[in-house]
């Protein structure tokens, strides 16, 4: 140099104007003005898991239904996540892919094609040791090698056998069940036995194992007017009563005052951001992650701020041009916090870096 595997950082720089939205200072009776200072992201997304906080429900244990999870072994607050291995699978390779318990508890399925689809089966086909025979064959009969359907056809390859064949018999692969040996373990590798049975399929029910309360920050908590209503209590009107006093009671589209408690609309505070945080170095460990110390503070909005113009150059594209002179134009991906964190997942123009594979040249 070309072709790739993995994994990582970045995603636009700089100056300048004018704006937003929280925060401090200062002025200012307020309104609000001035200056500092800060103001998105790897996914802020999709809410798919899995946590914290909240506030409802709940006497406790076992089974049960339900719903998830499923190789091993570790990390983690926890996970379906991640890591380190195993087992199958692909690529020469670096490396990728995989819902990967359990088909001798049990039900069921297995379409089309095809003669059979599970304790099979004989359509071509092959033999014909046996019987006829016109010597051409036909029958009974026996066989699964071969061809043929089909995701699947009841081990595969060779040699012997044999009428033709066949685990019918050997030997190697494979299977099974024990046994040894090596690993924590999932698994792995050995010799002997056994002639092959016990096809797939659990993203079918199912069976084992283990895990789960429910709803979400629009959770909650608090303050709390004007109006309009609920309720207590004093006070006053009028009657029961013919006066007066106190007691009661009754009246009124449930009358006025007054003084009190509680509910509760719009509103307002609150939850609110320091957190399983981030950067650096050490240090354990293959690793994922763990421990130390230094050290940073970095959005908190409430119809929702974080944008907009100009100028310069850098990548990039395009047009002119023979040009790798030169000159023109265009112009930055995917996207936009709403309580917070760990993750999977999609989505991204383009720069850059590291480490590994194959290949060709050449020293």
């Nucleotide at each position: 140099c070309c072709a790739g595997a993995g994994g990582g950082u970045u995603g636009g720089g700089c100056g300048g104007c004018c704006g937003c939205g929280g925060c401090g200072c200062g002025c200012g009776c307020a309104a609000g003005c001035g200056c500092g200072g800060c103001g998105a992201g790897g996914a802020a997304a999709g809410u798919c898991c899995g946590g914290g906080c909240u506030c409802c429900a709940c006497g406790g244990a076992a089974c049960g239904a339900c719903g998830g999870u499923g190789c091993c072994g570790g990390g983690u607050a926890a996970c379906g996540c991640c890591c380190g291995g195993c087992g199958g699978g692909g690529g020469c390779g670096a490396c990728c892919c995989c819902a990967g318990g359990g088909a001798c508890a049990g039900u069921g399925c297995c379409a089309c094609a095809g003669a059979a689809a599970g304790g099979a089966g004989a359509c071509c086909g092959c033999c014909g040791c046996g019987g006829c025979u016109u010597c051409g064959g036909c029958c009974a009969g026996g066989c699964a090698a071969g061809g043929g359907c089909g995701a699947a056809a009841g081990g595969g390859u060779g040699c012997g056998g044999c009428a033709a064949g066949a685990g019918c018999g050997c030997a190697c692969c494979g299977c099974g069940g024990a046994c040894c040996c090596g690993g924590c373990g999932a698994c792995g590798g050995g010799g002997a036995c056994g002639g092959c049975a016990c096809g797939g399929c659990a993203a079918a029910c199912c069976c084992c194992a283990c895990c789960g309360g429910g709803a979400g920050c629009a959770a909650g908590a608090c303050c709390g007017a004007a109006u309009a209503g609920g309720g207590g209590c004093g006070g006053u009107g009028g009657c029961c009563a013919c006066g007066u006093u106190c007691c009661g009671g009754c009246c009124g589209a449930u009358g006025c005052c007054g003084c009190c408690c509680g509910g509760g609309u719009u509103g307002g505070u609150u939850g609110c951001u320091u957190g399983a945080g981030g950067g650096g170095c050490g240090g354990a460990g293959c690793g994922a992650u763990c421990c130390g110390c230094c050290u940073c503070c970095u959005a908190g909005a409430g119809g929702a701020a974080u944008g907009g113009c100009c100028g310069c150059a850098c990548a990039g594209c395009c047009c002119c041009g023979a040009a790798u002179a030169g000159g023109g134009g265009c112009g930055g991906a995917c996207a936009g916090a709403a309580c917070c964190c760990g993750g999977c997942u999609u989505a991204c123009a383009g720069a850059c870096c590291c480490u590994c594979u194959g290949g060709c040249a050449c020293u």

A computed fold for a 363-nucleotide RNA from Allosphingosinicella sp., annotated as Bacterial RNase P class A.
It is recorded under the gene name rnpB.
The organism belongs to Allosphingosinicella, within Bacteria.
Its Rfam family is "Bacterial RNase P class A". By type it is a ribozyme.
The sequence is in RNAcentral, with records from ENA.